This is a predicted structure of a 74-nucleotide RNA (c-di-GMP-I riboswitch aptamer) from Desulfocapsa sp. It was read from a public genome assembly, where an Rfam model found it. Its Rfam family is "c-di-GMP-I riboswitch aptamer". Gene Ontology term of the family: cyclic-di-GMP binding. Of the family's consensus pairs, 94% are formed in the model.

RNA sequence: AAUAGAAAAUGCCAAACCUGCUGAGAAGCAGGGACGGAAAGCUACGGGUCUUUAGAGAUAGCCGAGUUACCUAA
Numbered sequence: 001a002a003u004a005g006a007a008a009a010u011g012c013c014a015a016a017c018c019u020g021c022u023g024a025g026a027a028g029c030a031g032g033g034a035c036g037g038a039a040a041g042c043u044a045c046g047g048g049u050c051u052u053u054a055g056a057g058a059u060a061g062c063c064g065a066g067u068u069a070c071c072u073a074a
Stems, first nucleotide, its partner, number of pairs: 004072002012037002017032006035061001041067003045064003048059004
């Protein structure tokens, strides 16, 4: 360095739900909260799902892919 993993250690994120705000809506943002997560960091590229009359939009904590990263018992 790479692979692998969460055994240890420092930590990190935050489901459902509640409150406020934004949006046509799915949903998103902030605060509380903690189901869980070894990428539950980022990217809508492919598929899926959801919203929309259709354009179009959402979902990365649905799957795959790309990319970045902490630690190191092995």